[in-house]
RNA sequence: UUGUGAAAUGCAAAAUAGACGAAAGUCUGUGACGCAAAACUACAGGGCCUAAUUCCGUAUGGAAAUGGCAGCCAGUUGCCGCU
Numbered sequence: 001u002u003g004u005g006a007a008a009u010g011c012a013a014a015a016u017a018g019a020c021g022a023a024a025g026u027c028u029g030u031g032a033c034g035c036a037a038a039a040c041u042a043c044a045g046g047g048c049c050u051a052a053u054u055c056c057g058u059a060u061g062g063a064a065a066u067g068g069c070a071g072c073c074a075g076u077u078g079c080c081g082c083u
Base pairs, nucleotide, nucleotide: 002081003080010035011034015030016029017028018027019026020025033071039076040075041074045073046072047069048068049067053064054063055062056061
């Protein structure tokens, strides 16, 4: 520098059981849809989800992360060699 369908070494979507949480979602087991960074980074890049709480409204409702998502893009670091 590169990723061919291989090898070494890894990760684990949906679903499901249990736990936590207001929710989004997270953790553990089972499970593999996929992934060559599906490793790390979430005020101090963009984007997305949620709204306990606060504010607005006569009200049905609306707005806002201080809560989350890294398997959306991005940034950082790194394994292997049929290159």
This is a predicted structure of an 83-nucleotide RNA (c-di-GMP-I riboswitch aptamer). The sequence is in RNAcentral, with records from Ribocentre. The model forms 95% of the base pairs in the Rfam consensus. The prediction has a mean pLDDT of 83.